[in-house]
Context: one part of a larger RNA
RNA sequence: GCCAGGGAGUGUGUCUGUUCGGCGAGUCUAAGCGGGGUAUCCGCGAAGGCAUAGGGAAACCGAUACGGCCGCAGCGUCUUCGACGCCAGGGCCACCGUGUUCAAGCGCGGGGAGUCGAACGGACACGACCCGAAACCGGGUGAUCUACGCGUGGACAAGGUGAAGCGUGGCGAAAGCUACGUGGAAGCCUGCUAGGGUUGGUGUCCUACAAUACCCUCCCGUGAUCUACGUGUAGGGGUGAAAGGCCCAUCGAACCCGGAGACAGCUGGUUCCAACCGAAACAUGUCGAAGCAUGACCUCUGCCGAGGUAGUUCGUGGGGUAGAGCGACCGAUUGGAGGCUCCGACUCCGAGAGGAGUCGGUCCUCCUGUCAAACUCCGAACCUACGGACGCCGUGGACGCAGGGAGUCCGCUGUGCGGGGUAAGCUUGUGCAGCGUGAGGGAGACAACCCAGAGCUGGGUUAAGGUCCCCAAGUGUGGGCUAAGUGCGAUCGAAGGUGGUCCCGAGCCCCAGACAGCCGGGAGGUGAGCUUAGAAGCAGCUACCCUCUAAGAAAAGCGUAACAGCUUACCGGCCGAGGUUCGGGGCGCCGAAAAUGAUCGGGGCUCAAGCCCACCACCGAGACCUGGCGGCACUCCUCACAGAGUGUUCCAGUAGGUUGGCACGACGGUCGGGUGGAAGCAUGGACGAGAGUUCGUGUGGACCGACCGACGACGAAAAUCCUGGC
Numbered sequence: 001g002c003c004a005g006g007g008a009g010u011g012u013g014u015c016u017g018u019u020c021g022g023c024g025a026g027u028c029u030a031a032g033c034g035g036g037g038u039a040u041c042c043g044c045g046a047a048g049g050c051a052u053a054g055g056g057a058a059a060c061c062g063a064u065a066c067g068g069c070c071g072c073a074g075c076g077u078c079u080u081c082g083a084c085g086c087c088a089g090g091g092c093c094a095c096c097g098u099g100u101u102c103a104a105g106c107g108c109g110g111g112g113a114g115u116c117g118a119a120c121g122g123a124c125a126c127g128a129c130c131c132g133a134a135a136c137c138g139g140g141u142g143a144u145c146u147a148c149g150c151g152u153g154g155a156c157a158a159g160g161u162g163a164a165g166c167g168u169g170g171c172g173a174a175a176g177c178u179a180c181g182u183g184g185a186a187g188c189c190u191g192c193u194a195g196g197g198u199u200g201g202u203g204u205c206c207u208a209c210a211a212u213a214c215c216c217u218c219c220c221g222u223g224a225u226c227u228a229c230g231u232g233u234a235g236g237g238g239u240g241a242a243a244g245g246c247c248c249a250u251c252g253a254a255c256c257c258g259g260a261g262a263c264a265g266c267u268g269g270u271u272c273c274a275a276c277c278g279a280a281a282c283a284u285g286u287c288g289a290a291g292c293a294u295g296a297c298c299u300c301u302g303c304c305g306a307g308g309u310a311g312u313u314c315g316u317g318g319g320g321u322a323g324a325g326c327g328a329c330c331g332a333u334u335g336g337a338g339g340c341u342c343c344g345a346c347u348c349c350g351a352g353a354g355g356a357g358u359c360g361g362u363c364c365u366c367c368u369g370u371c372a373a374a375c376u377c378c379g380a381a382c383c384u385a386c387g388g389a390c391g392c393c394g395u396g397g398a399c400g401c402a403g404g405g406a407g408u409c410c411g412c413u414g415u416g417c418g419g420g421g422u423a424a425g426c427u428u429g430u431g432c433a434g435c436g437u438g439a440g441g442g443a444g445a446c447a448a449c450c451c452a453g454a455g456c457u458g459g460g461u462u463a464a465g466g467u468c469c470c471c472a473a474g475u476g477u478g479g480g481c482u483a484a485g486u487g488c489g490a491u492c493g494a495a496g497g498u499g500g501u502c503c504c505g506a507g508c509c510c511c512a513g514a515c516a517g518c519c520g521g522g523a524g525g526u527g528a529g530c531u532u533a534g535a536a537g538c539a540g541c542u543a544c545c546c547u548c549u550a551a552g553a554a555a556a557g558c559g560u561a562a563c564a565g566c567u568u569a570c571c572g573g574c575c576g577a578g579g580u581u582c583g584g585g586g587c588g589c590c591g592a593a594a595a596u597g598a599u600c601g602g603g604g605c606u607c608a609a610g611c612c613c614a615c616c617a618c619c620g621a622g623a624c625c626u627g628g629c630g631g632c633a634c635u636c637c638u639c640a641c642a643g644a645g646u647g648u649u650c651c652a653g654u655a656g657g658u659u660g661g662c663a664c665g666a667c668g669g670u671c672g673g674g675u676g677g678a679a680g681c682a683u684g685g686a687c688g689a690g691a692g693u694u695c696g697u698g699u700g701g702a703c704c705g706a707c708c709g710a711c712g713a714c715g716a717a718a719a720u721c722c723u724g725g726c
Base pairs, nucleotide, nucleotide: 001726002725003724004723005722006721011126012125013124014123015122016121017120018119019118020117021116022115023114026050027049028048032044033043034042035041054061055060064094067093068092069091070090074086075085076084077083078082095110096109097108098107099106100105129269130268132266136259137258138257139256140255141254147233148232149231150230151229152228153227154226155225156223158190159189160188161186165182166181167180168179169178170177171176195220196219197218200216201215203214204213235251237247238246239245272661273660274659275658276657277656282295283294284293285292286291297407298405299404300403301402302401303400307393308392309391311390312389313388314387315386316385317384318383319382323378324376325375331371332370335367336366337365338364339363342361343360344359345358346357347356348355349354411435412434413433414432415431416430417429418428419427420426440451441450442449455629456628457627458626459625460624461623465619466618467617468603469602470601474616476615477614478613479612480611481610487605488604496590497589498588500587501586502585503584504583505582506581507580508579509578517574518573519572520571521570523547524546525545528542529541530540553568556567557566558565630651631650632647633646634645635644636643662715664712665711667709668708669707670706671705672704673703680699681698682697683696684695685694686693687692
């Protein structure tokens, strides 16, 4: 890992609800007793419980045996479309008890239904659906490992250094000092002595030789040394040269057994089929935030009995958002002109008082340019209350009321409108939709984007999206654009730049010839005056005239030391049709940098297989239409089954509620099968929507089944599930 077998809502008590049954103003026995065919059956047993009266804290007081109206079902009558009458139950009054109480009013109660049993749903207490801690407590067992102490023993090659003390010599007045020898101290030194340790290699090993090893290297090795045996200290305790170390491979509280099925708001698991409906991830409270309770939302049952209202529209009210506006408030706010007063700074005049002026600020008028969630002279769409109409739902029971059972209280995404944030696959609100709980088609793959809500099985038509090939369907039609592989991507890459190219508009010039190009002219007074060494169109300053002209500057540029020289403006000629400037638009281009090899899904595509506009076909889903079938609900018929009909706007579904079935084991009853071959196993067929059932054959060799009833340790794929096999 696979397979087989095992494996999880049970029992008792109490409360509550539903269904069925017994008796019923009552009902039931408990313990116990007697009998018997002896745990089971029959009979007795009312002690007691619940109910029959409530109200009040209590003292205490103490209720309609139905008076009126409406009226469903039902029944009856009628001219059975329908109307009327009686109306159980029901509703509204009336009346009564009691408490409060000056009174009025108000609270609770009142015209008899309970009780016992069984089954099932739920709650609570218990192990309480199952498995799962780390822990806590009690009683014991451990110091054969190891820590430390104590007792009795044992061990330490060989060298080195050379303390004290002592001796001799020298010096000294002495105390003493000094040299040489002797001596042999030391938690001294070297050391693969024995023995003990374990620094580095972060070597080898790392399903090992080994649950701590091997090798090299390294440290101690006469001492706080090492070691044998004996002995002592015990679990909140010991021992510890102290690391929370060690106390038998176990230590921030040992091990064993027990309390014990500890508790777990936490994780995991929880076993057959189908039908109908179908959520929530919100609010409030909470030592609450991973939980719970109540409400909202789901489901089921009962009661009532005629209206209800998601949609549309009209009428009458409500609202102050979007927008807009601000010479309508409030606050902000650009520039200019003018002006009274005031304030500040500076300048001038004046001896001073003061005066004149400039600039800036406040205020006013006019013109001009702008804003606001907490501004509004205004003001939608839209939302909302009530009423009317249409539509829809409703006697097949809506709306409403009461009760049983839940789940849910981590939500998320898109979109509209907000708050926070530079922003975020960010955070926090709110309306709607979706995922959650939703399959199918499209978007390459892709919970929530587009299309579309799936009972089963066939046929057709479309949606979104597509139609060159992969790949179903157009190498479709007409027109335009793009040359960048731009693009073919639901990813549109910015500011800025662009004589890339296409289109639109406007101004000016133009056959009396535009624009560009080429040919020619481009002069004279004059070298203007001044300045200057010089200044001649062209260093600089001033002025910028006049003439001849078709035209030509007191000169726009280059140039010279200054001249010269070359162009330009301006004019003529040649040529012969548009030119030039500005504004706007379409598609492109530059701007353009990321980490393993690139790419539109790929191939590949250029009057397109790209982009824009228009059009015609086709493909394409479980959508829509349609044949057949089923379920559910209702109607008709029937004792019932069967049958027929209707469903346009029934049949997606997690948690969950309700309902109907299948299967397993044993028991009672009824009825059957079996050596002429039971169960089981293997294999093949049939039936059923399914859980499953049934038949044949082989094997096997002795039990088995159906129906009714009643009972349960009753269904396996999961739990790092348990045991076994392989």
Molecule: large-subunit ribosomal RNA, domain II
Organism: Salinirubellus litoreus